[in-house]
RNA sequence: UACCGCCGAAUCAUUCAGCCGAGCUCCUUCGGCUGGCUGAACCGGGGACCCAUGUUCCCUGGGGUGAAUUCGCGUCGACCCGGCGCGAUAGCGCGAUCUUCCCGCGCGAACCCGUCAGCUAACCCGGUAGGCGGUGGAGCGACGCAGG
Numbered sequence: 001u002a003c004c005g006c007c008g009a010a011u012c013a014u015u016c017a018g019c020c021g022a023g024c025u026c027c028u029u030c031g032g033c034u035g036g037c038u039g040a041a042c043c044g045g046g047g048a049c050c051c052a053u054g055u056u057c058c059c060u061g062g063g064g065u066g067a068a069u070u071c072g073c074g075u076c077g078a079c080c081c082g083g084c085g086c087g088a089u090a091g092c093g094c095g096a097u098c099u100u101c102c103c104g105c106g107c108g109a110a111c112c113c114g115u116c117a118g119c120u121a122a123c124c125c126g127g128u129a130g131g132c133g134g135u136g137g138a139g140c141g142a143c144g145c146a147g148g
Stems, first nucleotide, its partner, number of pairs: 003134005011040003015036008026148003041128006051118001061116001062113004070088007091107005099139004
C1' cells in the first nucleotide's frame, strides 16, 4: 500500500478533477484513494389534538446520544446521586464466504444540551464520524479468479 474483517447510523450510486494500481512495455478495460457536485439510503433530535403525567426550590435541577444501568466491599481526614480500586450486574458485541449448533472470548464507556423538551400527524433541524483487528471446532449448500 492492497485485500479481508469488527464496533458504530456513519454507507451506496452517477458524474468531474487529480494521484496510484492490476509482474514488465503499449493499448483497452477495470479497481482504489483524495476532493467537488447531485441523488439515494440510513441514523438522531424538536414538534398538536387524544392519551399520559403534577412540576419546581434545598440537600442532590432536568434532558439527550449510546449496550454502557444497578449494587456490594475497601479507600480518599468526616460527609456525598463525589473520586479511585476490586467484585458483580441490567444490557450489549465477537469468534473470517453465508447460515446453524456447540464451546469460548470480550464490553458494561464517554460525551452533549444548558434551567428547557412526555407521547406526538403535518412540519422543522441535525449527522453520515471515529476507533480497531488479521482466523476456535463440526456439518450442509452456494460462489469467485481482466482482455489484446
About this RNA: Predicted 3D model of a 148-nucleotide RNA (c-di-AMP riboswitch aptamer (ydaO/yuaA leader)) from Allocatelliglobosispora scoriae. NCBI's taxonomy places the organism under Bacteria, Bacillati, Actinomycetes, Micromonosporales, Allocatelliglobosispora. Its Rfam family is "c-di-AMP riboswitch aptamer (ydaO/yuaA leader)". Rfam describes the family as follows. This family represents a conserved RNA structure found upstream of the ydaO and yuaA genes in Bacillus subtilis and related genes in other bacteria. The coordinates come from a structure-prediction model, not an experiment, and the mean pLDDT is 76. The sequence is in RNAcentral, with records from Rfam.